This is a predicted structure of a 683-nucleotide part of an RNA (large-subunit ribosomal RNA, domain II) from a wallaby gut metagenome. It matches the Rfam family "Bacterial large subunit ribosomal RNA".
[in-house]
Context: one part of a larger RNA
RNA sequence: UCCGGCGAGUUACGGAUACUGGCGAGGUUAAGCACUUAAGGUGCGGAGCCGAAGGGAUACCAAGUCUGAAUAGGGCGAUAAAAGUCAGUGUACGUAGACCCGAAACCGGGUGAUCUAUCCAUGUGCAGGUUGAAGUUGCCGUAAAAGGCAAUGGAGGACCGAACUCACAUCCGUUGAAAAGGGUGGAGAUGACGUGUGGAUAGGGGAGAAAUUCCAAUCGAACCCGGAGAUAGCUGGUUCUCCUCGAAAUAGCUUUAGGGCUAGCCUCGUAUUAGUCUCAUGGAGGUAGAGCACUGAAUUUCCGCGGGGGCGUCAAAGCUUACCAAAGAAUAUCAAACUCCGAAUGCCAUCGAGAUGAUGUACGGGAGUCAGACUGCACGAGAUAAGUUGGGUAGUCAAAAGGGAAAGAGCCCAGACCACCGGCUAAGGUCCCAAAGUGUGUGUUAAGUGGAAAAGGAUGUGGGGUCUCGAAGACAACUAGGAUGUUGGCUCAGAAGCAGCCAUACAUUCAAAGAGUGCGUAACAGCUCACUAGUCGAGAGGCCCUGCGCCGAAAAUGUCCGGGGCUAAAACACAACACCGAAGCCGUGGGAUGUAAUAAUACAUCGGUAGAGGAGCAUUCCUUACGUUGACGAAGCUGUACCGAUAAGGAGCAGUGGAGAUAUAGGAAGAGAGAAUGCCGGA
Repeated sequence: UCCGGCGAGUUACGGAUACUGGCGAGGUUAAGCACUUAAGGUGCGGAGCCGAAGGGAUACCAAGUCUGAAUAGGGCGAUAAAAGUCAGUGUACGUAGACCCGAAACCGGGUGAUCUAUCCAUGUGCAGGUUGAAGUUGCCGUAAAAGGCAAUGGAGGACCGAACUCACAUCCGUUGAAAAGGGUGGAGAUGACGUGUGGAUAGGGGAGAAAUUCCAAUCGAACCCGGAGAUAGCUGGUUCUCCUCGAAAUAGCUUUAGGGCUAGCCUCGUAUUAGUCUCAUGGAGGUAGAGCACUGAAUUUCCGCGGGGGCGUCAAAGCUUACCAAAGAAUAUCAAACUCCGAAUGCCAUCGAGAUGAUGUACGGGAGUCAGACUGCACGAGAUAAGUUGGGUAGUCAAAAGGGAAAGAGCCCAGACCACCGGCUAAGGUCCCAAAGUGUGUGUUAAGUGGAAAAGGAUGUGGGGUCUCGAAGACAACUAGGAUGUUGGCUCAGAAGCAGCCAUACAUUCAAAGAGUGCGUAACAGCUCACUAGUCGAGAGGCCCUGCGCCGAAAAUGUCCGGGGCUAAAACACAACACCGAAGCCGUGGGAUGUAAUAAUACAUCGGUAGAGGAGCAUUCCUUACGUUGACGAAGCUGUACCGAUAAGGAGCAGUGGAGAUAUAGGAAGAGAGAAUGCCGGA
C1' cells in the first nucleotide's frame, strides 16, 4: 500500500405531535387472584387516571365566579358551533453512557527499594614505585634553654601509576552489535575510597553532598485493579436507491465570541384569502449638488477699537509710525459632526387600472444556519496601500454544470429531467493551430504601436479653427547696402553700438540702417543681425483645439499577442452585411412531479450542499409452511451478449458444488462501508 471479515442514532420510561385502530359522554384497568391444552395465553380485579364546569390564594359558590360597600365596572369562564379516551406506529425532545472511537487528569484499595537514593549490621579489596612530617638517638651549642648538624622514624582527604571505580575530549554508531555501546586519549586510585551479603525507609509518601535527581528501560508526583462507558462547547468517522422542495454564514442576549437560546431564512400539515410588480395620486425626509444667511476655518484690499515702537515731558497731554490688529466694508474660498436652499433614487400609504398566479397570512410538527468569499456602485479605517479591514446596496460563488476570458470558485454569456450524426442564437469570434469573412466601404497608425506605465519633453503625422504677410511680389536663398552728429553722457587705466550706470517716442541724410541682435579686441579694428533695394515667382508664418503615434522605459527559469505569424493589416476608428458559436431557445421522441379533469388530455415544472417531505430495493430471523421445491442435484462460487418506460436490483442458462432452500402476504431487526493515523487476519 492493497484484499477479506468486523465496525457507529439503540433500548426503557415520560409528556408533546401526526397518522391508524377499538370504544365513545364516556374511555381504560394497575398490583394481585384463578384457570390453562405452555399459548400470539384467557377470565376476574374499577383501586386509580383522563374527559364531561368553571371561578377563587383558601373556606366556598357554581353557569357562573373573583375583585369590591355595590345590584357598578372589570378579569377569567358558560351559551351556538361543542369529543374524548385507551393502545399501536412515525418524528423530535427529556431522563438515562444515549450515534461511535479518543484524552491529559481526579479519587479509592493494593503491589513494589532484586534498578536506584540514603541509612544500619557484617565481610572483603586496593601491583609497584616516590616523597620523607612529628617523635626518638648521637654530636655541636647554652649558665640552663633555645638553636644547628647527622642518623633513625614512617605521617599524609601527599605524589606517579595497574587492578578497581568514574565518565572530561573526540571519532564511530543513530531502522545501532547495544532502548546509552565501541575506539583513542582522560580523572580518582589509603579514602567524604571501592565492593559482596543481609536488613530499614512507599506515593497527599520515601530518599536526596540539591539536578524537579532517584524510587524496577515509567517520575512536577511510581505501578496494578476499581469508581468507569469519568468528562470532552474539541478533532475524526457515521454504511442502499430514486422523487419533490430547498437554506444560512444576519439581529438580540450570553464569563459570550470556532458554543448556545429566541427571532430571521428552509420544509411538511391544516385553515384562510390575500400577496408582489408597473402606472397614477398623496406623503414624510435633509443625502448628492449648491451656498455662506448661522457655526467655524481661511485669502487680499480699505477703514482703524485697542496694543507695541519713536518724539515729547518732572509726570502727563499731545504729535507720529513701511509694526500687530478687533468690529465693519469690498473681493474671492472651504466643511462628516455648518445650512438661507435642495434633487434623482429609495421608503410609506391609497381610490383605481394593468400584469403575475399561489407567490401572502395564521396555527401546529421537523430542521439546518450564527467562520462567509469576490466583483460593481456610494462610504468609514488605512497611505483616496493591500488578494487589507468594517458595515450599506446589487450580483455571482458558496450549493451551479455548459460557452467565453490561453490556463482561473466569485468576471462576461447562460441556469444541465433523458435521448438525437436536426435547426436558430448569446457572450465571444471568423489567416493557420481551431468551427466561421485572407469579406465590403471610408479613414488612421509605421511605433510590431497594437501586444504593460506617469510627470515631463519633441518641426512625428492626420483633422478642425483663428490671426498676420503675399502678384503694389510675401517666406527661404543669392547679390548689394547697413551711414552721419558720435568715441552719446557718466564711470574708468581704457569703456569707441556690444564690463557697468543714465537717456534711448535723440536728431540728420536716406530705398534703408537700433545711440544697436550676437561673435570678437586690452581698447580700437574686424565679422554679423535688425532694416532696405535687386534677382526669383506662389504661397508663407504664428497660436489654439483634437485623432493616432515617439521618448521618458533597468531584475532576477523564457521574449509582456495562447503560439505561428500579421503592415492599403490578421492593428485602430466608424458603418452596413454574412457566418461560426452553449447542456440557452426551437424541433422530434420519452419519463417524472403538481394543478384541473371520470378518462383521454391540457398547462406549468423537474441544477442543487446543510436540511425537510415522499416512495422503494436488498440482508437475517418468525408466521403463512408437516405447504412448495431439492441427489433427474439445494445453498454458495465462476462465466454470461437477458429483464428494468428510473435506480437500489431481478432472472435464465452452463460449469462447479454436494444438502438443504423457500414464493406470496405480513411481522421483528445485531438491517446495507471506502474512508474513523479504525480493529483482526492475509498478501